[in-house]
Context: one part of a larger RNA
Molecule: large-subunit ribosomal RNA, domain I
Organism: Candidatus Shapirobacteria bacterium CG10_big_fil_rev_8_21_14_0_10_48_15
């Protein structure tokens, strides 16, 4: 110099952990906002800061429950003051306060800031306080004209779900134009705690079925389809829940108007048609999704709760021997090593002033029947064609639904469907209008996971949407671990200060804060070989 062990040195893999994630059952909860939200800004403790807490009545205030001893929030220890058996601190209910921005709403404005107006109360007064003071609709009163006065609703936020409105392109078709992706991403607008749908002018051929919405199957089937690529139902069936109802018209009655009408009010509501009207017959019995009452039960703090000791190894007993006990408790969790009996729980039970939820039952209010005669009514630019488009699995052949533009009905002896069209025979009664539940999503709270274990799971276990990057939309990390207890080396020596030897702590300190394990690349130093 190579190489090869050894002892250090970097490094921080690995192993063990686990405060934090990630799925998922079950049970409940679901909107906030001009009474000013949601989200911020600046404040606020006796002592610098940052986090949760609060709001100038500011880590807080009152009153009412739990509760029972220390306590003044956390990182974060220390002084200092102080508070509590006259019940403090914490928990849980109802208030009270509640700056400034913000829909922001007097007016402006570069958010958190800048400048008015009226009114009132106090003062001599400067002033201080306190109130009001945007827009937009839609009611009332008033006033002949664009108004004023009083009231009411709106505005805005919300992660996902929901409805309607606009709606892509990569992509696939081994290119690409129809057509896929896809009514997806993505934008707008609205609404709710669910939302939509929904009580047949239905389905589709059975001896029929009977509201809608989920599920499971029908079925990758009929089918659609440059019949490519690929897209793709339905009845039926078998479960989850189950709930039906209200107008408008005919009559009839009031007011206004005064050839047609409008407003109230009874009346009525369906398809084996049903209701008026006239006339005969009857004089009841179930219902309810309405408001009140009522108050079993729950939610929002708690309370109670069984049973081990010696002794041995160790730093330490929960381990090992040893004699024992409880178990409607042998779920967990934590205690110096592994605990049914050491904690904090568990099983079984118990509890609420005050709010909020809420079954039964009451009480109002509501809603329910028959026959014959009459032909009075029973939803119009609608139905339905013709042309062009959406939707329905279905790309024009055709068929329902729907809709621009043009034509354009009958009306109960009426219409519309049953997949071109005619008939037959069916089935249903458009052209108002509501409607819980089973669904979806989110959140909480108890469980649970052949789910992860810091290069993994959440972007985030740790003061994380921070640092930091970008004009900006936006884009975004790393980063865990001394040890049982800090018992975190008094005191010497050393240094400019580290660093570092003593010495003490400690079961351990090569557990010394750069801290558990400490692998490998690398890098010193001793030896050993080899030239």
């Nucleotide at each position: 110099a190579g190489c090869a062990a050894g002892c250090a040195a970097u490094g921080g893999a690995u192993g063990c952990c686990u405060u934090g994630g990630c799925u998922g059952u079950u049970u409940g909860a679901g909107c906030c906002g001009a009474u000013g939200a949601a989200g911020g800004a600046c404040g606020u403790u006796g002592c610098c800061g940052u986090c949760a807490g609060c709001g100038a009545a500011a880590a807080g205030c009152g009153c009412c429950g739990g509760g029972g001893a220390a306590g003044u929030g956390a990182c974060a220890a220390g002084c200092a003051a102080c508070u509590u058996g006259u019940g403090a601190u914490c928990c849980g209910g109802c208030g009270g306060u509640g700056u400034c921005c913000g829909a922001a709403u007097g007016g402006g404005g570069a958010a958190a800031c800048c400048c008015g107006g009226c009114c009132g109360u106090g003062g001599u007064a400067g002033c201080a306080c306190g109130g009001c003071u945007g827009c937009a609709u839609c009611c009332c009163g008033c006033a002949g004209c664009u108004g004023c006065g009083g009231g009411a609703u709106g505005g805005g936020g919300g992660u996902a779900c929901c409805a309607u409105c606009c709606g892509a392109a990569c992509u696939g078709a081994a290119a690409c134009a129809u057509c896929u992706c896809a009514g997806u991403a993505g934008g707008a607008u609205g609404a709710g705690g669910a939302a939509a749908a929904g009580a047949a002018a239905g389905c589709g051929a059975a001896u029929g079925c009977g509201a809608u919405u989920c599920c499971g199957u029908u079925a990758g089937u009929a089918g659609c389809g440059g019949c490519g690529a690929g897209c793709g139902a339905a009845a039926g069936c078998g479960g989850a829940u189950u709930a039906g109802c209200c107008c408008a018209a005919a009559c009839c009655c009031c007011g206004c108007a005064g050839u047609u009408g409008u407003g109230g009010g009874g009346g009525g509501u369906u398809g084996c048609a049903g209701g008026g009207u006239u006339c005969c017959a009857a004089c009841g019995u179930g219902g309810g999704a309405u408001u009140g009452u009522g108050g079993u039960g729950g939610u929002u703090a708690g309370c109670a709760g069984a049973a081990g000791u010696c002794u041995c190894c160790g730093g330490a007993a929960u381990g090992a021997g040893a004699c024992g006990c409880c178990a409607a408790a042998g779920a967990a969790g934590g205690u110096g090593a592994a605990a049914g009996c050491c904690c904090u729980g568990u099983a079984c039970g118990c509890g609420a002033a005050a709010a909020c939820c809420a079954a039964a039952g009451c009480a109002a209010c509501u809603c329910u029947a028959g026959g014959a005669a009459u032909a009075c009514c029973u939803a119009a630019g609608u139905a339905c064609c013709a042309c062009g488009g959406a939707a329905a699995a279905c790309g024009c052949a055709g068929u329902u639904u729907u809709u621009g533009u043009g034509g354009g009905a009958a009306g109960c002896u009426g219409g519309u469907c049953g997949a071109a069209c005619c008939a037959u025979c069916g089935a249903c009664c458009a052209a108002g209008g509501c409607u819980a539940a089973a669904u979806a999503c989110u959140c909480a709270a108890a469980c649970a996971g052949a789910c992860c274990g810091a290069u993994a799971g959440u972007g985030a276990a740790c003061c994380a949407g921070u640092a930091c990057c970008g004009u900006g939309a936006g884009g975004g990390a790393a980063a865990g671990g001394u040890g049982a207890a800090a018992a975190g080396u008094c005191c010497c020596c050393g240094u400019a200060a580290a660093a570092g030897g003593g010495u003490g702590u400690g079961a351990a300190a090569u557990a010394g804060a750069a801290c558990c394990u400490g692998a490998a690349a690398u890098u010193g130093c001793u030896u050993g070989c080899u030239a």